This is a predicted structure of a 72-nucleotide RNA (transfer RNA) from Anaeromyxobacter sp. The RNAcentral record of the sequence draws on ENA and MGnify. Model confidence (mean pLDDT): 81 of 100. NCBI's taxonomy places the organism under Bacteria, Pseudomonadati, Myxococcales, Cystobacterineae, Anaeromyxobacter. Its Rfam family is "tRNA". Rfam classes the family as a transfer RNA. The same sequence occurs in records of 2 taxa.
[in-house]
RNA sequence: GGCACGGUAGCCAAGUAGUAAGGCAGCGGUCUGCAAAACCGCUAUACGCGGGUGCAAAUCCCGCCCGUGCCU
Numbered sequence: 001g002g003c004a005c006g007g008u009a010g011c012c013a014a015g016u017a018g019u020a021a022g023g024c025a026g027c028g029g030u031c032u033g034c035a036a037a038a039c040c041g042c043u044a045u046a047c048g049c050g051g052g053u054g055c056a057a058a059u060c061c062c063g064c065c066c067g068u069g070c071c072u
Base pairs, nucleotide, nucleotide: 001071002070003069004068005067006066007065010024011023012022018055026042027041028040029039030038048064049063050062051061052060
């Protein structure tokens, strides 16, 4: 340098155009002698950056940045 895949909350991670799931973590509660576990509830500014298309973009197109792998 080329190709492929990927970048979504503190962490993991789903979502392939129409108000962004879930789990862990965190906070509050029930329970308990206390705690852990379990159960119930709750919060968060999460779509890498810039542009384009479109009524509408995390999603499609272009460029850039970053990561992983392969090729040279």